Predicted 3D model of a 72-nucleotide RNA (transfer RNA) from a Patescibacteria group bacterium. The organism belongs to Bacteria candidate phyla, within Bacteria.
[in-house]
RNA sequence: GUCGGGGUAGCUCAAUGGUGGAGCACCGCACUCAUAAGGCGGUGGUUGUGAGUUCGAGUCUCACCCCCGACA
Repeated sequence: GUCGGGGUAGCUCAAUGGUGGAGCACCGCACUCAUAAGGCGGUGGUUGUGAGUUCGAGUCUCACCCCCGACA
């Protein structure tokens, strides 16, 4: 340099173009003499950046940035 895959919550990952979720973590409650585990509830998102298509974009298109791999 060319090609392919990926970037979404603090972390690991989902989401058919139609209200962005789960697990863990965190916070609160209950339980306990107390703590942990387990139980109940809750907070948390500029979907890498910018533009385009569309009534509507995490999803489709283009450019750029970053990570991984293959080839040269």